The RNA shown here (Guanidine-I riboswitch aptamer) has 113 nucleotides and comes from Rubrobacter sp. Its mean pLDDT, the model's own confidence on a scale to 100, is 81. It was read from a public genome assembly, where an Rfam model found it. Taxonomically the source falls in Rubrobacter (Bacteria, Bacillati, Actinomycetota, Rubrobacterales).

[in-house]
RNA sequence: ACAGGAUGUCGCUAGGGUUCCGCCGCCGGGUUCACCGGCGGGUCCGUGACCGAGAGCGGCGAGUGGCCGGGAGACAACCGGCCGCCACACGGAGGGAUAAAAGCCCGGGAGGU
Numbered sequence: 001a002c003a004g005g006a007u008g009u010c011g012c013u014a015g016g017g018u019u020c021c022g023c024c025g026c027c028g029g030g031u032u033c034a035c036c037g038g039c040g041g042g043u044c045c046g047u048g049a050c051c052g053a054g055a056g057c058g059g060c061g062a063g064u065g066g067c068c069g070g071g072a073g074a075c076a077a078c079c080g081g082c083c084g085c086c087a088c089a090c091g092g093a094g095g096g097a098u099a100a101a102a103g104c105c106c107g108g109g110a111g112g113u
Stems, first nucleotide, its partner, number of pairs: 007061006015051002020048001021046001022044001023041007063085008088108001090111001094106003
């Protein structure tokens, strides 16, 4: 200097909005403190539900190293078990999806160091 699929998936979290539910307000109905309907509100401190991280967490798989067993009488491929490793990572603007928004997707992108 260049290249890299620097992995997949599941559960969750930070975060996110507002279709649904709940909550609040107004209006109407009503058997008049019940309850029902309509409209509005996310500036509504609700995990009820929903979205949700490359640079957040955890599990499992994949990958990889060692040892043991099988393979086998002796090697290798290969199969199984156990233990370990799986690092690093500053980052817009703009656009896109969904009801909508976002640390979602474009994107480990542009750019910066």